Record summary: RNAcentral holds the sequence, with entries from Greengenes. This is a predicted structure of a 1459-nucleotide RNA (small-subunit ribosomal RNA) from an uncultured bacterium. Its mean pLDDT, the model's own confidence on a scale to 100, is 85.
[in-house]
């Protein structure tokens, strides 16, 4: 210069942090699903190396050779074929990847330890001769397949001799060793040497998967010497010899697996794969095995064995597609039994020329990359139609239609190549490219729309059917399921599914932790490796550098270039990060070699300690036993009891006997490496710490394996045994108690010898070093100071606490004892669960320890910290909470309301306080929603619009239980001349209809309740990463978050408190329907006066802790007095913060959304909501004598009354009935107030108490009192004699009592609201009990304790262990066995070549043996795979049992370890 690195979602009420899951990218030799127009270009059995019909895939030379046969020729002979000998080639190309973890492959190297056929170059030769043989023919065996005899012949087959460059061998005399010819006359061969290329071999450095729950392996094994064998080294192979070799730097063994170059991803660094293209290798039905060759142990050769398949005349033969098609099979898959040799390559040929599933090309199948198309422009009534909608629209949407225009591809029609260098020769191909002409024509689809992630609605469903990758969606309003409309996103593809890297810093070399989140080995010693102070010197292994060699080619980047473009593909650069070789440099490291002293240790001298080990002693205290005193109980608990005790305990005195601990001192005090050590004396002995600076000179520091110590429990032997005490046992407590408490009590504890080897072995914090502000205690030692004296003061140094700077951390917190900054080693973690289990191995005498998984599950499982809530957690306070009183309730009788039940209906609602004399302040009909019959369907009510009749009304009749239905009589509005408008009403239709059906868990309003508790928030500001703190805590007051004070808070909102109203005291003003003191009147404030007064009701006015003492920070403020009607918010009301109960009401009313439309609407009659075995709530009225009855008299407030209240008088025992004065109200009624007071009886009893119940006889209301009203008389007189657990209400004009009055009403309250009269007792106090506040402490809760949670059982279901065995598959061993074959032996039987005149010999052959060996066989072991009645525990599950173990002090604090 250039490239280059993104995050999201889920744990939680909320927050940070750790962790895991899951997502977005790329990519694939794919694969499935919906869907498909053209093309160029590569790729196309990933599985059964399964088994393979059929056809092809390797043959050519007549210019080496003979012979047949055809054809030409009279022949000789020539050319064609055909089988043969004979060369060359068949070892290459092509395929496949089982084996192999190895020099197999890759990368650098050795070959003086080596071969190399055809090719090229040089050099030399190329004589002489010989025996045979297949074809052929002749006769045979065989079913074939093939094969025996006998005879005849060529060669560039086969063999000898010569020669001897050349090699070799020598005893140094010498020996031994080649050739092939053809054709024609220029050339091809042939031998021999050498030299090149050119493949080949054999070695060696270094890279190269997993597992230690494989740790020991090894006999040709390691190494020598001879030999032998090779193309060549080498135990490659023999014999002897020696005992080594090889491993924690992982040998051996088991798994997996051709391997690079590259390909995919990655910012890199890596990780992951090896298809296709090249490069090595391995294999050719499975096993072995050698021949031929220049090369092999040979894919389309041979020969044995074996499986399997085929043909056969049963005697024996034949095969090998991991070549190219192709077939069958497996499998979720993966193609034509195609064209040419025209290029390109390769075989053979002197050549033409054969041959060639090499190979060019073409054919399937979107299987992948490229490219291109399905149309351009105009078009708004923003068309139909389709969705949605508040109904106005809105969108689909310029989007179609319509008009102008163009024709890429593609169909049709014409022409038409390049590839051939070469005369000829094109398989592709009439292809590819060019013309032309028609006509928008033939050419779009998948997926997704809750976050993540770009895209929204509507309808259907109703925890169902589904959906999902995480997180979650669906239980009636679903953007998450399904359909549609619509809209995102790719797009001839587009989803899925599966693998791979990435994100994931989630294996961290770059680039991570480890005090609580997973993680420090309980602690020492050290062995191996790791690291290592200072100072010269040298040396170059590391280390930096320069120069060469290699890193093939493809691929990969950049540049230029060819096919329109791009993929493709051509050239050229550049990289391949390595590895070798060589030169220089020496800073660091490392090696050698000298020194130093600060790390290390030694040494001199101190003094401190529960450091260990052994012996020996001691006093106290508990128990036992002997005595003595003494008498009924002890002892233990919450409260008991069990137990002991008159056969004398307990209690107390003496005495002895034993075992075990060592009060007091004692101290976050001291020693040890940890476990851990504590009476005193002695012996032995480890260690640290001070001062002093004499002595060695880096001797260190850590530490895998390894040794060794290791609490308690536990275990083997022998002792011992007081006290405690596992298990027992008994007694208690309980629903139950195998606890907890009590009483006893064995092991154990204790000693001695030996074992286990684990603890929450903890500072939950390895070890060693050096650095880095302080401040204060304590423990030991030195040194200073203080005229002498230091335990004391000051410094150093070593331990051991506490609180803090700065750093550090998620915080919490750590902080010179670091958890700050560094450095070196070492163990150790990688989501919970499963499980520290199981399997295997080791150790243990066992209990059991160490090592230490996995299938399956979950989406989390943890930390710290916040805000709440909760505690049988603490502190503070308050409240008729509780106590202290009074008085009920709960027991009876009735009333009322609810549950139950019952019914045709007993209409619905409301259920702890906060349902239950509640909605209902009033169900005989009506009310009425509820049952039962009877009708009605534009409907019972209203509106609007048309049509029709008519006033409207009013009086009847008939049927009926009424609704209704028919039908008769009266009557004829207003305006207008009149036509006609108009009101009013009935019908009829039409648009609305109705529903007290559902859902109060879709709401809105309204209310209840914590709670008239006193809190509940905000803005700024500060702190904290943050959630969130701060304020608002805190001292102190208060009825108050009421004030005052202080404070990183400073303000301020809603809430208290005031401000309303009412009551209490007064002034003023006003005086009738109220008053009546004076004056007069009267029966009576009647009346005339009056307005003081009372009284009404309007406006003031007082009361504010203002004054005084007192306390208290001098302050809020308390507490006492004074005055005052009143006094510390004077009494009482209204007045309910932000919120919490998915409280309560869809039957008040409004409303979304479903349901219903001859009904769940609507009308009408009866019923019923009043039933009645029982249960409960809330009242009333009792039980008498502080009462009951008669008589008599006194004293209120507030309200009400014309659809009304009614007075006087009269009638009736009375309910009430005449009757009607007065009143629209301070005027007149209701109106008698009642307890009270005076008198007079009752006299303690089921009564002169009580009034239920029923009987008769009536009032009143009202269409109607029969289900079912109220009230009167008379008679009836029933429980009831003060109320069991329990429970309620009240602090003053309060409770109790005692009347009165309204609402709702036609009538019907013992409720309900008010109203006044009479009027107490009591409060020490806050220990309990219940609600509440307000700090602060745990918490595993957050649906918030009615909260979590654990465990066994019962069912279901999945994985996995164990198991008497079972069946396979690998491996190793040790006998057997020995096929074909090589070599070695032997060869008496065969044999042309050479010797030999011949016999014979050399020499091969067959056979015959032998070492070696494959398959097979016995027999044993290892490993490992499936399966096995039955068995174990483990996960997950719907609301299952049965207890309550744990989160609070969880109710016995919890846990760890062991029995």
């Nucleotide at each position: 210069a250039g490239a280059u690195u993104a995050g999201a979602g889920u744990u939680u009420g909320a927050u940070c942090c750790u962790g895991g899951c899951u997502c977005a990218g790329a990519a694939c030799g794919a694969a499935c699903g919906c869907u498909g127009g053209c093309g160029g270009c590569a790729g196309g059995c990933u599985u059964a190396a399964c088994a393979c019909a059929u056809g092809c895939a390797a043959g050519u030379c007549g210019a080496a050779c003979g012979c047949g046969u055809g054809u030409a020729g009279c022949a000789a002979u020539a050319c064609a074929c055909g089988a043969g000998u004979g060369g060359c080639g068949c070892a290459c190309g092509g395929g496949u990847g089982a084996g192999u973890a190895a020099c197999a492959c890759g990368u650098g190297g050795a070959u003086u330890a080596u071969c190399u056929g055809c090719c090229u170059c040089u050099u030399g030769g190329u004589u002489c001769g010989g025996a045979a043989u297949a074809a052929c023919c002749c006769c045979g065996g065989g079913a074939a397949a093939c094969u025996g005899g006998g005879g005849c012949u060529a060669a560039u087959a086969c063999c000898g001799a010569a020669u001897g460059g050349u090699u070799c061998c020598u005893a140094c005399g010498g020996g031994a060793u080649a050739a092939a010819g053809a054709u024609u006359u220029a050339u091809c061969g042939c031998c021999a040497a050498g030299a090149g290329a050119u493949g080949a071999g054999u070695c060696c450095g270094c890279g190269u998967c997993c597992g230690a729950u494989u740790a020991g392996c090894u006999a040709g094994u390691u190494g020598g010497c001879a030999g032998g064998g090779u193309a060549a080294u080498g135990g490659c192979c023999u014999a002897c010899c020696a005992a080594g070799g090889c491993g924690a730097c992982g040998a051996u063994c088991a798994g997996u697996a051709u391997c690079c170059g590259g390909c995919c991803u990655g910012a890199g660094a890596g990780g992951g794969c090896g298809c296709a293209c090249g490069g090595a290798c391995a294999c050719a039905c499975u096993g072995g095995a050698a021949c031929u060759g220049a090369a092999a142990c040979a894919c389309g050769g041979u020969c044995c064995a074996g499986a399997c398949u085929c043909c056969u005349a049963c005697g024996g033969g034949a095969g090998g597609c991991a070549g190219c098609a192709g077939u069958g099979g497996g499998g979720a898959a993966u193609u034509u039994u195609g064209c040419a040799c025209a290029a390109u390559g390769g075989g053979g040929g002197a050549a033409a020329c054969c041959c060639u599933g090499a190979u060019g090309c073409a054919g399937c199948a979107a299987c992948g990359c490229c490219g291109c198309g399905u149309g351009g422009a105009g078009g708004a009534u923003g068309a139909a139609g389709g969705u949605c909608u508040u109904u106005g629209g809105a969108u689909u949407g310029u989007a179609a239609a319509c008009u102008c225009c163009u024709u890429u591809c593609g169909a049709c029609c014409g022409g038409g190549a390049c590839g051939a260098a070469u005369u000829a020769u094109g398989a592709c191909g009439g292809u590819a490219c060019c013309g032309g002409g028609a006509g928008a024509a033939g050419a779009a689809g998948c997926a997704c729309c809750g976050g993540c992630u770009a895209a929204c609605u509507c309808u259907g469903u109703g925890c169902c059917a589904g959906c999902a990758g995480c997180c979650g969606c669906g239980g009636u309003a679903a953007u998450a399921c399904a359909g549609a409309g619509g809209g995102u996103g790719c797009a001839a593809g587009c989803g899925u599914u599966g693998u791979u890297c990435g994100g994931a810093a989630u294996u961290a070399u770059u680039g991570g932790g480890c005090g609580u989140a997973a993680a420090g080995g309980g602690c020492g010693c050290g062995u191996a490796g790791g690291c290592g102070g200072u100072g010269c010197g040298g040396u170059a292994a590391g280390u930096c550098u320069g120069c060469g060699g290699u890193g093939a080619a493809a691929u990969c980047u950049c540049c230029c270039g060819g096919c329109u473009c791009a993929a493709c593909u051509g050239g050229g650069a550049g990289g391949c990060u390595g590895c070798c070789g060589u030169g220089g440099a020496a800073a660091c490291u490392g090696c050698c070699g000298u020194g130093c002293u600060u790390g290390a240790g030694u040494g001199u001298g101190g003094g401190a300690g529960a450091g260990g080990u052994g012996a020996g002693u001691g006093g106290a205290a508990u128990u036992c036993c002997c005595g003595g005193u003494g008498u009924a109980g002890c002892g233990g608990u919450g409260a008991a009891a069990u137990g002991c005790g008159u056969a004398g305990a307990u209690a107390u005195c003496g005495g002895g006997a034993g075992g075990a601990a060592c009060a007091c001192c004692u101290g976050u005090g001291g020693c040890g490496a940890a476990a851990g050590c504590g009476g005193c004396u002695c012996a032995c002995u480890g260690g640290a710490c001070c001062a002093c600076a004499a002595c060695u000179g880096a001797c260190g520091c850590u530490g895998a394996g390894g040794c060794g110590c290791g609490a308690a429990a536990g275990c083997u032997a022998g002792g011992g045994g007081a006290g405690c005490a596992a298990a027992c046992a008994g007694g208690a407590u309980u629903a139950g108690a195998u606890a907890c408490c009590c009483u006893g009590g064995u092991a154990g504890u204790c000693c001695u010898a030996g074992c286990c080897c684990u603890a929450a072995a903890c500072g939950a914090u390895g070890a060693u070093u050096g650095c880095u502000u302080g401040g204060u205690g304590u423990a030991g030692c030195a040194g200073g100071u203080a005229c002498c004296c230091a335990a004391u003061c000051c410094u150093g140094c070593u331990g051991u606490g506490c609180c803090g700077c700065a750093g550090c951390u998620a915080a919490c917190g750590c902080g010179u004892u670091a958890a700050g900054c560094a450095a070196u080693c070492c163990g150790c973690c990688u989501g919970g669960g499963g499980a520290g289990u199981a399997c295997g191995g080791u150790c243990g005498c066992a209990a059991g320890g160490c090592u230490g998984a996995a299938a399956c599950u979950c989406a989390a499982a943890g930390g710290a910290a916040u805000u709440g809530a909760c505690g049988g957690g603490g502190g503070c306070c308050c409240g008729c909470a509780c106590a202290a009183g009074c008085g009920g309730u709960g027991g009876a009788g009735c009333a009322u309301g609810u549950g139950g039940u019952u019914c045709a209906a007993u209409u619905c609602g409301a259920c702890g306080c906060a349902a239950c004399g509640c909605g209902a302040a009033g169900a005989a009909c009506c009310u009425u929603a509820c049952c039962u019959g009877g009708g009605c369907u534009c409907g019972a009510a209203g509106c609007g619009c048309a049509g029709u009749g008519g006033a409207c009304u009013g009086c009847g009749g008939u049927a009926g239980a009424a609704a209704u239905a028919c039908u008769g009589c009266u009557u004829u509005c207003u305006c207008g001349c009149a036509a006609g408008a108009g009101a009013c009403u009935g019908c009829u239709g039409c648009g609305u209809a109705g529903g007290u059906g559902c859902u109060g868990c879709a709401u809105g309003g309204c209310u209840g309740u914590c709670g008239u508790c006193a809190g509940c928030u905000c803005g700024u500001g500060u702190c904290g990463u943050g959630a969130g703190a701060u304020g608002u805590u805190g001292g102190g007051u208060u009825a108050a978050g009421u004030c005052c004070c202080g404070c990183a808070a400073c303000g301020a909102g809603c809430g208290c408190a005031a401000c309303c109203c009412u009551u209490a005291u007064u002034g003023c003003c006003a005086g009738u329907u109220g008053c009546c003191a004076u004056c007069a009147u009267u029966u009576a404030g009647u009346u005339g006066g009056g307005c003081a007064c009372u009284c009404u009701g309007g406006c003031g006015a007082a009361a504010c802790u203002g004054c005084c003492c007192c306390g208290g920070a001098u302050a809020a403020c308390g507490g006492g007095g004074a005055g005052g009607a009143a006094g510390g918010u004077g009494g009482g009301g209204a007045u309910g913060a932000c919120g919490u109960c998915a409280a309560g009401u869809c039957c008040u009313c409004a409303u979304g959304g479903c349901c219903u439309u001859u009904a769940u609407g609507u009308c009408c009659a009866g019923g019923g909501c009043u039933a009645c075995a029982c249960a409960c709530g809330u009242g009333c009225u009792a039980c008498a004598a502080u009462g009951g009855c008669c008589g008599g008299u006194a004293c209120a407030a507030a309200c009400c009354g014309u659809c009304g209240c009614a007075a006087a008088c009269c009638c009736g025992u009375g309910a009430g009935g005449g009757g009607g004065a007065g009143c629209u109200a301070a005027u007149c009624g209701g109106a008698a107030a009642a307890a009270g007071c005076c008198g007079g009886c009752c006299u303690c009893a089921g009564u002169u108490c009580g009034g239920a119940u029923u009987g008769u006889a009536g009032u009143c209301u009202g269409c109607a009192a029969c289900u079912c009203g109220a009230c009167u008389a008379c008679a009836u007189g029933a429980a009831g004699c003060u109320g069991g657990a329990a429970u309620c209400g009240c602090u003053a004009g309060u409770a109790a009592u005692c009347g009165c009055a309204g609402a709702u009403c036609a009538g019907a309250a013992c409720g309900c609201u008010g109203c006044g009269g009479u009027g107490a007792a009591u409060a020490c106090g806050u220990u309990c009990c219940c609600g509440g506040g307000c700090c602060u402490u745990g918490u595993a809760c957050a649906c918030a304790c009615c909260g979590c949670c654990c465990g066994u059982c019962a069912c279901a279901u999945c994985a996995c262990g164990a198991a008497a065995g079972u069946g396979g598959g690998u491996u190793g061993u040790a006998c057997u066995a020995g096929a074909a074959g090589u070599c070695g032996g032997u060869g008496c039987g065969c044999u042309a070549a050479c010797c030999g005149c011949a016999a014979g010999g050399g020499a091969g052959c067959a056979g015959c043996c032998g070492c070696c060996c494959a398959a097979g066989g016995u027999g044993u072991a290892a490993c490992u795979c499936a399966u096995g009645a039955u068995u174990g525990g483990g996960g997950u599950g719907a609301a299952g049992u049965c207890g309550u173990a744990a989160c609070a002090a969880g109710g016995u604090a919890g846990c760890c370890g062991u029995a």